[in-house]
Predicted 3D model of a 371-nucleotide RNA (Bacterial RNase P class A) from an Actinomycetota bacterium.
Lineage of the source: Bacteria > Bacillati > Actinomycetota.
The RNAcentral record of the sequence draws on ENA.
Its mean pLDDT, the model's own confidence on a scale to 100, is 77.

RNA sequence: GGAGCCGGCCGGGCGGCCGCGGUCCGGGCUGCGAGGCUCCGGGCCGAGGAAAGUCCGGACUCCACAGGGCAGGGUGCUGGGUAACACCCAGGCGGGGCGACCCGCGGAAAGUGCCACAGAGACCAGACCGCCGGGCCCCCUCGGGGCGCCGGUAAGGGUGAAACGGUGAGGUAAGAGCUCACCAGCGGUCGGGUGACCGGCCGGCUGGGCAGACCCCACCCGGAGCAAGGCCAAGCAGGGAGCUGGGUGGCCCGCCCGACGCUCCCGGGUAGGCCGCUUGAGGCCUCCGGCGACGGAGGUCCCAGAGAGAUGGCCGCCCCCCGGGCCCCCGGGCCCGGGGACAGAAUCCGGCUUACAGGCCGGCUCCUCCA
Numbered sequence: 001g002g003a004g005c006c007g008g009c010c011g012g013g014c015g016g017c018c019g020c021g022g023u024c025c026g027g028g029c030u031g032c033g034a035g036g037c038u039c040c041g042g043g044c045c046g047a048g049g050a051a052a053g054u055c056c057g058g059a060c061u062c063c064a065c066a067g068g069g070c071a072g073g074g075u076g077c078u079g080g081g082u083a084a085c086a087c088c089c090a091g092g093c094g095g096g097g098c099g100a101c102c103c104g105c106g107g108a109a110a111g112u113g114c115c116a117c118a119g120a121g122a123c124c125a126g127a128c129c130g131c132c133g134g135g136c137c138c139c140c141u142c143g144g145g146g147c148g149c150c151g152g153u154a155a156g157g158g159u160g161a162a163a164c165g166g167u168g169a170g171g172u173a174a175g176a177g178c179u180c181a182c183c184a185g186c187g188g189u190c191g192g193g194u195g196a197c198c199g200g201c202c203g204g205c206u207g208g209g210c211a212g213a214c215c216c217c218a219c220c221c222g223g224a225g226c227a228a229g230g231c232c233a234a235g236c237a238g239g240g241a242g243c244u245g246g247g248u249g250g251c252c253c254g255c256c257c258g259a260c261g262c263u264c265c266c267g268g269g270u271a272g273g274c275c276g277c278u279u280g281a282g283g284c285c286u287c288c289g290g291c292g293a294c295g296g297a298g299g300u301c302c303c304a305g306a307g308a309g310a311u312g313g314c315c316g317c318c319c320c321c322c323g324g325g326c327c328c329c330c331g332g333g334c335c336c337g338g339g340g341a342c343a344g345a346a347u348c349c350g351g352c353u354u355a356c357a358g359g360c361c362g363g364c365u366c367c368u369c370c371a
Base pairs, nucleotide, nucleotide: 001367002366003365004364005363006362007361008360009359010358012318013317014316015315016314017313018312020046021045022044023043024042025041026040027039028037029036030035048342052353053352055351056350057349058348059347060225061224062223063222072221073220074219075218076217077091078090079089080088081087092105093104094103095102096101106216107215111214112213113210114209115208128157129156130153131152132151133150134149135147136146137145138144139143165183166182167181168180169179170178184206186203187202188201189200190199191198192197229275230274231273232272238266239265240264241263242262243261245257246256247255248254282301283300284299285298286297287296288295289294319340320339321338322337323336324335325334326333327332328331
């Protein structure tokens, strides 16, 4: 100098003017008051790293629930972290990359099922070509050639994603774990590790893939969701009592009827209002424990909370990127124009995933050059 890998962070800054939401204070208007207001002024606060997708996991609320089992769903190497997780950390094994590093993960020796096309043969493997031995025939000179013949052979060719361990040597008519060495796999045993797993020795020789097919094993799982849920409560309708009215009756009590009117009470509950609502598994700093995820202690800060929903606009200077032009001391400077993303909280929190103009920081790898 070039090409990469991993992690963390920012995601425009300053000033002026106008405007919006919340809250507190003061004033104004209204109201007997409590209070209310599209009124005025001031103080403070006012989106994100993803607020998004709503894919997981929880908190919270209501409903259901003795316990156990079946069914159903989810997760899936091991050990930790956590409120919990499909997340994170550390490790193991396998695969990819020269490397930094990245990706994947229970069981196929319990059973059932599937393995398309091609191919002779695809699940109790298989002789299509080839190779070897024999038989027969032909040219017949040692020898060579042929066959709807008999047998041997899984070493070679060919098909396939996959062909019944791999490589090499011996062996054989040709071959074959037939024998041997190494490697892979399986079983046993010893040692190390909490464990996944790793290493040594011995043995007999040994076919696969798919469980994101059914299934088996281990663990976990009740349902609905802030329009959860709770409180107050107009109007209308309903129930009750009283006043009043009518009937029965000579009159009173009583009984019956009526709902026009008035007053009071009652429960449920609509509109509407209030709570839930944002102080929380919270942010920042320091120290301690731990390889780490994380945990503990101390200090400090309060940081939107509403209504179908406020954060915006303009101007000036600066910053970054792109295009064009000019200057010159050839490396920069100046001028003009354009652009600065993805995206908007709605009960809250922990994750994952996806989107994103541009930029900063740290660690590491490979190649090349110079000393």